The RNA shown here (Bacterial RNase P class A) has 371 nucleotides. It was read from a public genome assembly, where an Rfam model found it. The model forms 96% of the base pairs in the Rfam consensus. Its Rfam family is "Bacterial RNase P class A". It is annotated as a ribozyme. Rfam links the family to the GO terms ribonuclease P activity, dimeric ribonuclease P complex and tRNA processing. Rfam describes the family as follows. Ribonuclease P (RNase P) is a ubiquitous endoribonuclease, found in archaea, bacteria and eukarya as well as chloroplasts and mitochondria.
């Protein structure tokens, strides 16, 4: 110096001036707004709402089975997880590292497309050997080709030619022993290969889960309609009847009054619970955050001292100027125009996956150089 792996951290500072939101003071009235000081006032993802829990309600008498879902090598962290760490194991990458839904495929069941002779109790295209009456007949599976896969692999013996027929290592299986907490690994005997591959199909072992969500929920609680109860006043007179009702007559309402039309069984006051507008908790002092130290490889746990840091409704959390940093254009090297990434809380933490301009910093790894 180049070219890469990982890991952690930043998301422009500083001062005016104007403005909004919440609390706490003081002050002013027209009693629910103004004023005025002081104080706090958006992220690393606030976001997707994908997992896990905290809290709340509902449901449930205990165990155990099934159902649906979901997880899935070991060990360990954690309040707990499909999340972190450590480690094994396959696969990659010269490395540093990265990647893996990584249990079971002699419990059954189903699939393996196209191509290809043959895709599973295997099978012969092409080929190779051997006999031929030259039609063809039998052996055989190394070699060619087909496929994502073709009944262990490389070499040697053997044979008409072959073939685990036979041998060596390797792979596989099975069992032993030795080390490992443990997934394993490392070794030895035996077995002549039988039993290809998908379980993120169904299944089959093992574990795990009650169900809604803060519009949870809990408290106060109108006006108006509408329940319930008690009280007063009233539901009236007379005549006909087939007991449904008719007619006359008084009552009430319309009007000053009459006619005419209409009601004719309720009206009123008081009390009492439910709901529903509305308010008030819930609602930020916590798995909280910084900083020393201790344990432990690490996740992470813990003593000790500090600090309080947004809460509301769909709405605040801004805008603008100087001045320094960054970038990009331009230059007469004084300057001078011109930019600012994703986004953006609403109960609330731990994930984890997506968005993101620009930079900082730490650990390693491979090549050149040069000492």
């Nucleotide at each position: 110096c180049c070219a890469g792996a990982c890991g952690g951290c930043c998301g422009g500072g500083c001062g005016g001036u104007c403005g909004c939101g919440g609390c706490g003071c003081g002050g002013g009235c027209u009693u629910g707004c103004c004023c005025g000081c002081g104080u706090c006032g958006a992220g690393g993802a606030a976001a997707g709402u994908c997992c896990g829990g905290g809290c709340u309600c509902c449901a449930c008498g205990g165990u155990g089975a099934g159902a649906a879902g979901g997880c899935g090598g070991c060990g360990g962290a954690u309040a707990a997880c499909c999340u972190c760490c450590g480690c094994c194991c396959g696969g990659g990458g010269c490395g540093a590292c990265c990647c893996g839904a990584g249990g079971g495929a002699u419990a059954g069941c189903g699939c393996c497309a196209c191509a290809g002779a043959a895709a599973g109790c295997a099978a012969a295209c092409c080929a190779c050997c051997u006999c031929u009456u030259c039609g063809g007949a039998g052996g055989u599976a190394a070699g060619g080709g087909u496929g994502a896969a073709a009944g262990g692999g490389u070499g040697g013996g053997g044979u008409a030619a072959g073939a685990g027929c036979c041998c060596a290592c390797c792979g596989c299986g099975u069992u032993c022993c030795u080390g490992g907490c443990g997934a394993c690994a490392g070794g030895g005997a035996c077995g002549g290969c039988a039993u290809g591959g998908c379980a993120a199909g169904c299944c089959c072992c093992g574990c795990c889960u009650g169900g809604a969500g803060c519009a949870a929920g809990a408290c106060c609680g109108a006006a108006u309609a509408g329940g319930g109860g008690c009280g007063u006043c009233g539901c009236g007179c007379g005549g006909c009847u087939u007991u449904g009702g008719c007619c006359g007559c008084a009552g009430g309402g319309u009007u000053c009054a009459c006619c005419g039309c209409c009601c004719g069984a309720g009206a009123c006051g008081c009390c009492c619970g439910g709901g529903u507008a509305g308010g008030u908790c819930g609602c930020g002092a916590g798995a909280a955050c910084c900083g020393u130290c201790c344990a432990g490889c690490a996740a992470u746990g813990g003593c000790c001292g500090g600090u309080c840091c947004a809460g509301a409704g769909g709405a605040a959390u801004g805008a603008u100027c100087g001045u320094c940093g960054c970038c990009c254009g331009u230059u007469u090297c004084g300057g001078c125009g011109g930019g600012a990434a994703c986004a953006g809380a609403a109960c609330c933490c731990g994930g984890c996956u997506u968005a993101c301009a620009g930079g900082c910093c730490g650990u390693c790894u491979g090549g050149c150089a040069u000492u």